Large-subunit ribosomal RNA, domain IV from Leptolyngbya sp. PCC 7410, 329 nucleotides, folded computationally. Taxonomically the source falls in Leptolyngbya (Bacteria, Cyanophyceae, Leptolyngbyales, Leptolyngbyaceae).

Context: one part of a larger RNA
RNA sequence: CUCUCUCUAAGGAACUCGGCAAAAUGACCCCGUAACUUCGGGAGAAGGGGUGCCACCGAGAGGUGGUCGCAGUGAAGAGGCCCAAGCGACUGUUUACCAAAAACACAGGUCUCCGCUAAGUUGCAAAACGAUGUAUGGGGGCUGACGCCUGCCCAGUGCCGGAAGGUUAAGGAAGUUGGUCAGGGAUUCGUCCUGAAGCUAGCGACUGAAGCCCCGGUGAACGGCGGCCGUAACUAUAACGGUCCUAAGGUAGCGAAAUUCCUUGUCGGGUAAGUUCCGACCCGCACGAAAGGCGUAACGAUUUGGGCGCUGUCUCGGAGAGAGGCUCG
Numbered sequence: 001c002u003c004u005c006u007c008u009a010a011g012g013a014a015c016u017c018g019g020c021a022a023a024a025u026g027a028c029c030c031c032g033u034a035a036c037u038u039c040g041g042g043a044g045a046a047g048g049g050g051u052g053c054c055a056c057c058g059a060g061a062g063g064u065g066g067u068c069g070c071a072g073u074g075a076a077g078a079g080g081c082c083c084a085a086g087c088g089a090c091u092g093u094u095u096a097c098c099a100a101a102a103a104c105a106c107a108g109g110u111c112u113c114c115g116c117u118a119a120g121u122u123g124c125a126a127a128a129c130g131a132u133g134u135a136u137g138g139g140g141g142c143u144g145a146c147g148c149c150u151g152c153c154c155a156g157u158g159c160c161g162g163a164a165g166g167u168u169a170a171g172g173a174a175g176u177u178g179g180u181c182a183g184g185g186a187u188u189c190g191u192c193c194u195g196a197a198g199c200u201a202g203c204g205a206c207u208g209a210a211g212c213c214c215c216g217g218u219g220a221a222c223g224g225c226g227g228c229c230g231u232a233a234c235u236a237u238a239a240c241g242g243u244c245c246u247a248a249g250g251u252a253g254c255g256a257a258a259u260u261c262c263u264u265g266u267c268g269g270g271u272a273a274g275u276u277c278c279g280a281c282c283c284g285c286a287c288g289a290a291a292g293g294c295g296u297a298a299c300g301a302u303u304u305g306g307g308c309g310c311u312g313u314c315u316c317g318g319a320g321a322g323a324g325g326c327u328c329g
Base pairs, nucleotide, nucleotide: 001324002323003322004321005320006319007318008317010315011314014313019310027051028050029049030048031047036041038145052067053066054065055064056063057062068072080308081307082306083305084304085303086302087300088299092104093103108143109142110141111140112139113138114137120129121128122127146295147294148293149292151225152224153223156222157221158218159217160216161215162214165213166212167211171207172206175203176202177201178200179199180198183194184193185192186191226244227243228242229241230240253287254284265281266280267279268278269277
C1' cells in the first nucleotide's frame, strides 16, 4: 500500500449522477393507527409502552409485592419509515454469460374466419394435429383488470356484397387463305395450268368464367382528421363574418407531458439558494380516443422528487484486528 472487519470527538448527506455503501429498524405482548378505497384493503400504517429474578395469589391468562445490573427477546438470528408523482392494474415471463423493465404474458374487451371430411397448421403424398372437440367450440388480428368513455372522414387502399354494361384467356367456331391431291385442259412428253372431297397449316366474325373497370357497404379494417383575411366604445383578444381547399378538417379528455424544438417557457409551491420535482397556464415545433383517451385502490429487487430517523458517504482524518504485498532471512 491492497483486501476483509471493529471503533471513532464535534457535525450529520455538507459526499455523490444518485444516501452507492454503511449505519439504523428488527422477536413477542399491550395500546394506538391517517388520506384514500374496488370496502377486501391501506396496516406490522405511523407512533408509543413493556420483557430479568424471587415470593404470594390464580385452573390459566395474569395480578400484587420485593429485588439486582449500565444494560433482562442481557450473546446470535429477526421490517427502516413517511409524503408526492410517472409507467404498468395485479401474481407471473424475459435477453443461459453486460439490460428484469415502462418490454412479454395476463383475466377482461372487440373485430374476423370456420357448420364438421370445419377453418387453420405440417407434409410431395398417405396422413397427422385441430379434436375422440362441434359456434357457451376452434383459428387469426388488435387492445389489455376496473371506472367514465371511445368523436368526424368510405375520396385512396383492403375486405364484403352486387350483377346490368365495358374489357378479357384457354377452348369452340361460320367463314376465308395456303399445302397436298383424284379428275379436267394444254404440251416441245421434260412438264405447265386448273382443281372437288379428304387430310393438313394460317387467319378468323362470333361465343367464352373469374378478375379488373363499374355500383354499393364497411374504421375496435390500412389509414386521415386544413389555410388565409377582417371584426367589440383604452389596449389586447375575437364569441362573429368573408374566402380558398378537402373524403373529412381533431370531438371528449389530457397537455412544456417517458411526447415541448425555442426552453432553465411563465406563475405558484418546496430550498437561504432548485436546468430536476409538484400544482397551474396553453403559444400541443410534433397529445388524442382499442398502434385506445383520461382516471384509478392494491401491487412493483421499477423510475423521479421531498422528508424523518440513522450513520466515516463527507468536513478529515485517526486508531486497532486479521490476510496479502513489501523488506530481511

The prediction has a mean pLDDT of 88. It matches the Rfam family "Bacterial large subunit ribosomal RNA".